[in-house]
RNA sequence: GCUCGGGUGGUGAAAUCGGUAUACACGAGAGACUUAAAAUCUCUUGCCGAAAGGCGUGCGGGUUCAAGUCCCGCCCCGAGCA
Numbered sequence: 001g002c003u004c005g006g007g008u009g010g011u012g013a014a015a016u017c018g019g020u021a022u023a024c025a026c027g028a029g030a031g032a033c034u035u036a037a038a039a040u041c042u043c044u045u046g047c048c049g050a051a052a053g054g055c056g057u058g059c060g061g062g063u064u065c066a067a068g069u070c071c072c073g074c075c076c077c078g079a080g081c082a
Stems, first nucleotide, its partner, number of pairs: 001081007010026003013022001019065001027045006046055003058074005
């Protein structure tokens, strides 16, 4: 340099044919149980905001009524080729 695969909450990650972004697990917080703790169970858990509401899928554009998903450029990680 070329060709592929990937980048989404605190972490691992899901998201069908483009149609509600956070399923599921872990972690964390609160509560129940316990003499106390562990284990177990229940609830909560992206960001800003008092709320209404707004923002958020690596970054910047584009297409579309609508983009995590499609197109273009760039950045980063991994693999292969030279």
Model confidence (mean pLDDT): 81 of 100. The RNA shown here (transfer RNA) has 82 nucleotides and comes from Parcubacteria group bacterium GW2011_GWA2_47_7. It matches the Rfam family "tRNA". It is annotated as a transfer RNA.